[in-house]
RNA sequence: AAGAGACCUCCGCCAAAGCGGAUGGUCUCCUUUCGCCGUACGAGCCGGGGAACCAGGUUCCAGGGGUGAAUCGGAGCGCAGCGGCUCCGUAGGGCGACUUCCACGCCCGAAUCCGUCAGCUAUCCCGGUAGGCGGUCUUUGGGAGAGGGG
Numbered sequence: 001a002a003g004a005g006a007c008c009u010c011c012g013c014c015a016a017a018g019c020g021g022a023u024g025g026u027c028u029c030c031u032u033u034c035g036c037c038g039u040a041c042g043a044g045c046c047g048g049g050g051a052a053c054c055a056g057g058u059u060c061c062a063g064g065g066g067u068g069a070a071u072c073g074g075a076g077c078g079c080a081g082c083g084g085c086u087c088c089g090u091a092g093g094g095c096g097a098c099u100u101c102c103a104c105g106c107c108c109g110a111a112u113c114c115g116u117c118a119g120c121u122a123u124c125c126c127g128g129u130a131g132g133c134g135g136u137c138u139u140u141g142g143g144a145g146a147g148g149g150g
Base pairs, nucleotide, nucleotide: 010135011134012133013132014131019042020041022039023038024037025036026035044129045128046127047126048125049124054119063117064114065113066112067111072089073088074087075086076085077084092108093107094106095105096104098145099144100143101142102141103140
């Protein structure tokens, strides 16, 4: 000097997952404040159950259903068989630092819950507000608009 890692602040991304005051804890020899963590509550946001009407109405199959973008297909491996695993695609979804349209580029295309039970659904009832990442003047281009500055 370069690179890597850790902590704090700040900024940003997926997701509903952020906010408000109250209260307890935390640092210290002691006190207070800030910050952080927890608890209950509140508004906001999100999800589920649940009439009439409508839909549906029998039987069988590996019952059925929810959250979520995360469905479906082909090939291979394995297996008694299904499940499963690996690739290649795909319905669908995210990002490129105000919004949107077009183009281009990079990604995801999981997981899990209920427990034999649930269509829609006004009034009504119940619940959640987690978790995981990136960055430090960094931001792909064009059109339209908004906002800010001079």
Molecule: c-di-AMP riboswitch aptamer (ydaO/yuaA leader)
Organism: Actinoallomurus sp.